[in-house]
Predicted 3D model of a 352-nucleotide part of an RNA (small-subunit ribosomal RNA, central domain) from an uncultured bacterium. Its Rfam family is "Bacterial small subunit ribosomal RNA". Gene Ontology terms of the family: ribosome and structural constituent of ribosome. Model confidence (mean pLDDT): 86 of 100. The RNAcentral record of the full RNA draws on Greengenes.
Context: one part of a larger RNA
């Protein structure tokens, strides 16, 4: 390579948009490039294979045949694929009316709590732990009442719930804005799927500049514990955590499960919408549609388990990735980065 694979054994790219490429719905006509069949030319000889012959056999030599799975030309066929023409509406999309939502951005507002400060009351402790101590406190702390400041996060609602491509998103209001879903029609007429590169987004930590700083809190200091204790526990505490702008581009970025499409008994919840039935109203029942969960037929799986519009079942299209362990996601080189004991691409010697 072929093949076989990728939930947990090695293996799904963090996620999307989309270029090239690959793949592509139904009907009819044309064409005949692919495809199929025939003819013909060529496919050197030797060798391989088959049938003979010659050295006493064999190796070896030799005659004939077959084969040379290929290519060119030509004739024909037209199911499928391609190309082309005309059409269709089941894929896809647009319009209309609604619905739900922590989807995103900006600005404003709110209450609880912590902390600090000011004032009142008040007096000897507070705090902390397994027990203590460091620490705070007669310069009046802790506690309690009133006031003020400031930053960060939004209890209950809250859900097995919702939204988002993923990361992720949760107080309230306003503005700007993306997507989804439902119901009926009308329209476009395959406009689609995937997607190497590319581009965009991308938790936390980290970096740059300028702000901010209540609580928490790497580093650090002290107190304990201990044989030691560069820890776990305690008292403090800087960066950081927050904001603006710009970088970084990684995570157990997980459903450890790529995207799209079709098909395959079910049961039970729940969220959004529609229809019908019932009802004084509310609650309810059934059907349907888009999600989201639990259990499970068949089937699959090494097992665990997966299991219908949420498959790891049965298939198709496209992309990514794996190929024994260590060395190593390292070295070297390239590219990216302000830098990072950074990222990305990615070996070998050696060794079992």
């Nucleotide at each position: 390579c072929u093949g076989g694979g990728c939930g947990u054994a090695a293996a799904g790219g963090g996620u999307g948009u989309g270029u090239a490429g690959g793949u592509g719905g139904c009907u009819a006509g044309g064409u005949a490039a692919g495809u199929u069949a025939g003819a013909u030319g060529u496919g050197a000889a030797a060798g391989c294979c088959c049938c003979g012959g010659g050295c006493u056999c064999a190796a070896c030599c030799u005659g004939g045949g077959a084969a040379c799975u290929g290519c060119g030309u030509u004739u024909a066929a037209u199911a499928c694929u391609g190309c082309u023409u005309a059409g269709c509406u089941a894929g896809a999309g647009u319009a209309u009316u609604g619905u739900a939502g922590a989807g995103g951005g900006u600005g404003g507002c709110g209450g609880a709590a912590u902390u600090u400060c000011c004032g009142g009351u008040g007096u000897a402790g507070c705090g902390g732990u397994g027990a203590a101590a460091u620490g705070c406190g007669u310069a009046g702390a802790u506690a309690u009442c009133g006031g003020a400041a400031g930053g960060a996060a939004c209890a209950c609602c809250a859900g097995u719930g919702g939204c988002g491509a993923a990361g992720g998103c949760g107080g309230c209001c306003a503005c700007c804005u993306g997507g989804a879903c439902a119901a009926a029609u009308a329209c476009u007429g395959a406009c689609a799927c995937u997607g190497a590169g590319a581009c965009a987004c991308g938790a936390a930590a980290g970096c740059g500049u300028g702000g901010g700083g209540a609580g928490c809190g790497a580093a650090c200091a002290g107190g304990a514990u201990u044989a030691g204790a560069u820890a776990c526990c305690c008292u403090g505490g800087u960066a950081g955590u927050c904001c603006a702008c710009g970088c970084c581009g990684u995570a157990a970025a997980c459903g450890a499960u790529g995207a799209g499409a079709a098909c395959u008994u079910g049961c039970u919840g729940u969220u959004g919408g529609g229809c019908g039935c019932a009802u004084a109203a509310a609650g309810g029942c059934g059907c349907u549609u888009a999600g989201u969960a639990g259990c499970g037929a068949a089937g699959c799986u090494a097992a665990c388990g997966c299991g219908a519009u949420u498959a790891a079942g049965u298939u198709c299209u496209c992309c990514g990735c794996c190929u024994g362990g260590g060395g190593a996601g390292u070295a070297c080189g390239g590219c990216c980065g302000c830098a990072a004991g950074g990222g990305u691409u990615a070996a070998a010697a050696c060794u079992c």